Transfer RNA from a Planctomycetota bacterium, 71 nucleotides, folded computationally. It matches the Rfam family "tRNA". Rfam classes the family as a transfer RNA. The sequence is in RNAcentral, with records from ENA.
RNA sequence: UUCGGUAUCGGAUAAAGGUAAUCGACCUGCCUGUUAAGCAGGGGAUGGAGGUUCGAGUCCUCCUACCGGAG
Numbered sequence: 001u002u003c004g005g006u007a008u009c010g011g012a013u014a015a016a017g018g019u020a021a022u023c024g025a026c027c028u029g030c031c032u033g034u035u036a037a038g039c040a041g042g043g044g045a046u047g048g049a050g051g052u053u054c055g056a057g058u059c060c061u062c063c064u065a066c067c068g069g070a071g
Stems, first nucleotide, its partner, number of pairs: 001070007011023003018054001026042005047063005
């Protein structure tokens, strides 16, 4: 330089173009002699900029970061 892949709560993963979900962590309460466990509830995310579409995490373009192939 070029080709391909990946990017989603602080962490790990989902998501037929139509309400962004689950687990664990965290916070609050219940329970318990206390902690842990258990139960109930709560907050938190789509790498950036455009485009297509009634509607984009998803499709298209460019960029950024990381991983890999070729040179």